This is a predicted structure of a 71-nucleotide RNA (transfer RNA) from a bacterium.
Rfam family: tRNA. About the family: Transfer RNA (tRNA) molecules are approximately 80 nucleotides in length.
């Protein structure tokens, strides 16, 4: 240069057009003398812009970012 593929709470991974989940963390409280290890609430995210649609994390489409692969 060309051609794929990935982009979701710190963090790891779902959700194939209708209110974004789990799991870890991370706060507070209980259970324990405490510690650990448990349970219970809570925190907190769809790469950016544009189109399609009544409605987009999901379809396009133009960029950004890494990643493969070929020259």
């Nucleotide at each position: 240069c060309g051609g794929g593929a990935u982009g979701u709470c710190g963090u790891a991974u779902a959700a194939u057009g209708g209110u974004a989940g789990u799991a870890u963390g991370c706060a507070a409280g209980g259970c324990u003398g405490g510690g650990g290890g448990u349970c219970u609430u809570g925190u907190g995210g769809c790469c950016g812009g544009g189109g399609u649609u009544c409605g987009a994390u999901u379809c396009c489409c133009c960029g950004c970012a890494u990643c493969c692969c070929g020259a």